[in-house]
RNA sequence: GCACCCUUAGCUCAGUGGACAGAGCGCUGCCCUCCGGAGGCAGAGGUCGGGGGUUCAAAUCCUCCAGGGUGCG
Numbered sequence: 001g002c003a004c005c006c007u008u009a010g011c012u013c014a015g016u017g018g019a020c021a022g023a024g025c026g027c028u029g030c031c032c033u034c035c036g037g038a039g040g041c042a043g044a045g046g047u048c049g050g051g052g053g054u055u056c057a058a059a060u061c062c063u064c065c066a067g068g069g070u071g072c073g
Base pairs, nucleotide, nucleotide: 001072002071003070004069005068006067007066010025011024012023013022018056027043028042029041030040031039049065050064051063052062053061
């Protein structure tokens, strides 16, 4: 330098055009308990990396940029 892939909650990841964007772990509160980091219940937490475009509608499609990864030279 070229090609391809990844970027969604604190972490690991689903979701690949339309319903309030979700799960597990973690975190907070309550219950239980002799205590608890175990068990039960509830809850908080997200500009879907950034800009632009397509569309009635975009996390999802296109494009540019940024960061990371793999391969090739």
Model confidence (mean pLDDT): 81 of 100.
Transfer RNA from Asbonarchaeum danakilense (SeqCode), 73 nucleotides, folded computationally.
Lineage of the source: Archaea > Nanobdellati > Candidatus Nanohalarchaeota > Asbonarchaeaceae (SeqCode) > Asbonarchaeum (SeqCode).
It matches the Rfam family "tRNA". The family's RNA type in Rfam is transfer RNA.
The sequence is in RNAcentral, with records from ENA.